[in-house]
RNA sequence: GCAGGUGUAGCCAAGCGGCUAAGGCGAACGGCUGCAACCCGUUUAAUCACAGGUUCGAGUCCUGUCACCUGCU
Numbered sequence: 001g002c003a004g005g006u007g008u009a010g011c012c013a014a015g016c017g018g019c020u021a022a023g024g025c026g027a028a029c030g031g032c033u034g035c036a037a038c039c040c041g042u043u044u045a046a047u048c049a050c051a052g053g054u055u056c057g058a059g060u061c062c063u064g065u066c067a068c069c070u071g072c073u
Stems, first nucleotide, its partner, number of pairs: 001072007010025003018056001026044006049065005
């Protein structure tokens, strides 16, 4: 330099145009317990990497940019 992939809460991760964006871990509070752990309940936080475009409607499709990963040279 070329090609492909990935980018969604503190971390992991679902999402295939109708979303008011699942779930797990974590955290906070409460229950349980002699105290904890385990377990149970409630709460918690994402303008979906950035900028445009398409569309009635975009996390999702298109273009560019950025970061990371893989392959080729």
Transfer RNA from a Candidatus Nanoarchaeia archaeon, 73 nucleotides, folded computationally. Rfam family: tRNA. Gene Ontology term of the family: triplet codon-amino acid adaptor activity. The family's RNA type in Rfam is transfer RNA. Taxonomically the source falls in Candidatus Nanoarchaeia (Archaea, Nanobdellati, Nanobdellota).